[in-house]
Context: one part of a larger RNA
RNA sequence: AUCUCCUCAAGGAACUCGACCGAUUGACCCCGUAUCUUCGGUAUAAGGGGUGCCCCGCGAGGGGCCGCAGAUAAGAGCGUCAACCGACUGUUUAGCAAAAACACAGCUCUCUGCUAAGUCGCAAGACGACGUAUAGGGAGUGACGUGUGACCAAUGCGGAAAGGUGAAAAUUGGAGCUGCAAGGUUCCGAUCUAAGCCCCCGUGAAUGUCGGCCGUAACUAUAACGGUCCUAAGGUAGCGAAAUUCCUUGUCGGGUAAGUUCCGACCUGCACGAAUCACGUAACGAGUAGGGCAUUGUCUCGAGGAGAGGCUCA
Numbered sequence: 001a002u003c004u005c006c007u008c009a010a011g012g013a014a015c016u017c018g019a020c021c022g023a024u025u026g027a028c029c030c031c032g033u034a035u036c037u038u039c040g041g042u043a044u045a046a047g048g049g050g051u052g053c054c055c056c057g058c059g060a061g062g063g064g065c066c067g068c069a070g071a072u073a074a075g076a077g078c079g080u081c082a083a084c085c086g087a088c089u090g091u092u093u094a095g096c097a098a099a100a101a102c103a104c105a106g107c108u109c110u111c112u113g114c115u116a117a118g119u120c121g122c123a124a125g126a127c128g129a130c131g132u133a134u135a136g137g138g139a140g141u142g143a144c145g146u147g148u149g150a151c152c153a154a155u156g157c158g159g160a161a162a163g164g165u166g167a168a169a170a171u172u173g174g175a176g177c178u179g180c181a182a183g184g185u186u187c188c189g190a191u192c193u194a195a196g197c198c199c200c201c202g203u204g205a206a207u208g209u210c211g212g213c214c215g216u217a218a219c220u221a222u223a224a225c226g227g228u229c230c231u232a233a234g235g236u237a238g239c240g241a242a243a244u245u246c247c248u249u250g251u252c253g254g255g256u257a258a259g260u261u262c263c264g265a266c267c268u269g270c271a272c273g274a275a276u277c278a279c280g281u282a283a284c285g286a287g288u289a290g291g292g293c294a295u296u297g298u299c300u301c302g303a304g305g306a307g308a309g310g311c312u313c314a
Stems, first nucleotide, its partner, number of pairs: 002308007010300002014298001019295001027051005036041001038143001052065005066070001080291002083288002085285002090102002106141007118127003144280004149210003154207002156203004163198003170191009211229005238272001239269001250266005
């Protein structure tokens, strides 16, 4: 010097990407407990106080004594404020990821009438199910609350006894070859014709899509209003510099002495937006980012101590 520990003046996060680590808190009893809330919770909220020994009593309990100090050691939540994401308990990358990813109850669409649909198998057969549409399969969304707008032009799916197209076969016309003939065969054409496709209709909690330019109000600015082009239709509600905002550390307000992060607003949304759900939301979380209290060797800035290995000898 390294490792594992112990202690520390004054300060107390100044450390650092970040309080990572460590320290604080801690048991039981009593008092007391905000906000929000789905009225269950939040809640051990927060915040206070008590805890020894002796005497009496079966006990509940009562009385007394000492000190500055009574959970004597060990074991035993730190708590809080306001955001994001996911409702929740759960599941996961055996061996760098535990999460905001997966699942979930709930919601919706769709298929299936039973020898069900669907799945495995060459088949026999089996599962589905000794079930029967309050059942079973598939897809999406993901508690709950409030909602879920426009577009069927494209793609998909469903429907549709018309029409168009439509292969072989069949019928038939013409020509060639062959055969004594019946016929056979080759080529060209016509008629007829299934599904499919075209055509038509429907369908968005199907794949998806949801504009541009110009002008206009008695300061200015802006444009409720008007014009025009294009479109299948031009983004509704709600939210918005957002896990989405490039310019950008946008601007304003809050917090700090000082804040690219954070919170509240604004809206100029490069490039939010409604079950690839939208916006809220109590509770929950080894989740993410921010603030403050307490606490500390994280640090200012180091110091001292214990043990171990390393090294030498046996």